This is a predicted structure of a 353-nucleotide RNA (Bacterial RNase P class A) from a Clostridia bacterium.
The sequence was found by an Rfam model in a public genome assembly.
RNA sequence: UGAGUAGAUUAGAUGAUCGCGGGUACCAAGCCGAAAGGCGGUAUCUGAGGAAAGUCCGAGCUCCGCAGGGCAGGGUGCUGGGUAACACCCAGUGGGGGCGACCCUAAGGAAAGUGCCACAGAGAUAUACCGCCAAGUAUCAUGUACUUGGUAAGGGUGAAAAGGUGAGGUAAGAGCUCACCAGCAACCAGGCGACUGGUUUGGCUAGGUAAACCCCACCCGGAGCAAGACCGAAUAGGGGAACGAAGAGCGGCCCGUUCAGUUCCCGGGUAGGUCGCUUGAGGCGUCUGGCAACAGCCGUCCUAGAUAGAUGAUCAUCCAUGACAAAACUCGGCUUACAGAUCUGCUCAACUA
Numbered sequence: 001u002g003a004g005u006a007g008a009u010u011a012g013a014u015g016a017u018c019g020c021g022g023g024u025a026c027c028a029a030g031c032c033g034a035a036a037g038g039c040g041g042u043a044u045c046u047g048a049g050g051a052a053a054g055u056c057c058g059a060g061c062u063c064c065g066c067a068g069g070g071c072a073g074g075g076u077g078c079u080g081g082g083u084a085a086c087a088c089c090c091a092g093u094g095g096g097g098g099c100g101a102c103c104c105u106a107a108g109g110a111a112a113g114u115g116c117c118a119c120a121g122a123g124a125u126a127u128a129c130c131g132c133c134a135a136g137u138a139u140c141a142u143g144u145a146c147u148u149g150g151u152a153a154g155g156g157u158g159a160a161a162a163g164g165u166g167a168g169g170u171a172a173g174a175g176c177u178c179a180c181c182a183g184c185a186a187c188c189a190g191g192c193g194a195c196u197g198g199u200u201u202g203g204c205u206a207g208g209u210a211a212a213c214c215c216c217a218c219c220c221g222g223a224g225c226a227a228g229a230c231c232g233a234a235u236a237g238g239g240g241a242a243c244g245a246a247g248a249g250c251g252g253c254c255c256g257u258u259c260a261g262u263u264c265c266c267g268g269g270u271a272g273g274u275c276g277c278u279u280g281a282g283g284c285g286u287c288u289g290g291c292a293a294c295a296g297c298c299g300u301c302c303u304a305g306a307u308a309g310a311u312g313a314u315c316a317u318c319c320a321u322g323a324c325a326a327a328a329c330u331c332g333g334c335u336u337a338c339a340g341a342u343c344u345g346c347u348c349a350a351c352u353a
Base pairs, nucleotide, nucleotide: 001349002348003347004346005345006344007343008342009341010340012318013317014316015315016314017313018312020047021046022045023044024043025042026041027040030039031038032037049324053335054334056333057332058331059330060329061224062223063222064221068255069254070253071252073220074219075218076217077216078092079091080090081089082088093107094105095104096103097102108215109214113213114212115209116208117207129155130154131151132150133149134148135147136146137145138144139143163181164180165179166178167177168176182205183204184202185201186200187198188197189196190195228275229274230273231272238266239265240264241263242262243261247259248258249257282301283300284299285298287296288295289294
């Protein structure tokens, strides 16, 4: 200097004028409305995101009248830690990719059982196509052909064919035996553990697939802020049917339990207002502990709460000429989209000193 890799910050800035929403203080007591309730002025403070998106996970909160058990169903799937919890985060282990920094991982069990491995090939939980060897028959004999027996080392097919290489041995061969390896098992050592190492022993060696069914371990009530609560007003406390401990409630089923008149159908009225609604598993900072995620003590700050739905307009300067894009109960994550600017660590290549 270039190419990479892992991470962090920002998401136009400053000033002025006018216009919007909310909080606080003071002033006003008028207007709207049937009511509940709502509206004003001044000053001051404050007001869309890193993803607000997706609605994919986990919770807080509310209700299902007070307690459940089992089955079915669903979720997760290497180990240890973090967290309110999680399918998230951190640190590791096994496997794969990369020269490397680093990245990916659907990573429990095939000896509980069932299924599948197309085509090719003789044969894919098993076999003998071409071969090799021995004996017999035919032939004068070599040779050739056939029959019987042995064989799986050589060749062929294939993603994969009874562990690999070499030697001995054999009628010909074969872990049949041996040496060196690979795998598996036992044993020893290290580690909380996943697992790793072994200069120990054993000829134990017929695979893969569970992102197939399944088995195993752990976890799981349901519905959701249009949840739910209160105030005001209005109507038809209307009609019919079933049942008499039936029935209804608790996501499905069973058991159990609670209620005591219940359930279902048709029809009618209201749909206005307030709360929930933002002080939080909250933000920021020093220190301590921890490899880290994170936790703790202390200090400091209050930073949106709309409801036909608030951030707009103008001018000036700077400048990167501005992408993806707008809260609707809240929070912790993941995933997706993304112009530009700034910063840090590490790797590789070339050059110079």